A computed fold for a 71-nucleotide RNA from a Patescibacteria group bacterium, annotated as transfer RNA. The organism belongs to Bacteria candidate phyla, within Bacteria. It was read from a public genome assembly. Its Rfam family is "tRNA". From the family's description: Transfer RNA (tRNA) molecules are approximately 80 nucleotides in length. By type it is a transfer RNA.
RNA sequence: GGGCCUAUAGUAUAGUGGUAAUAUAUCGCAUUCGCAUUGCGGGGACGUGAGUUCGAUUCUCGCUAGGUCCA
Repeated sequence: GGGCCUAUAGUAUAGUGGUAAUAUAUCGCAUUCGCAUUGCGGGGACGUGAGUUCGAUUCUCGCUAGGUCCA
């Protein structure tokens, strides 16, 4: 320098154009003499800029960051 892949709560991952999900973490309540466990509940996220569309996490392009292969 070139090809390909990836980017979603603190972390690890789902999500085939129409309400963003699960586990864990965190906070609260219950349970206990107390702690732990367990149960219930709350808050918290689509890398960035544009395009297509009635509507974009999803499709297209650029940028940024990471991974991988070639040179």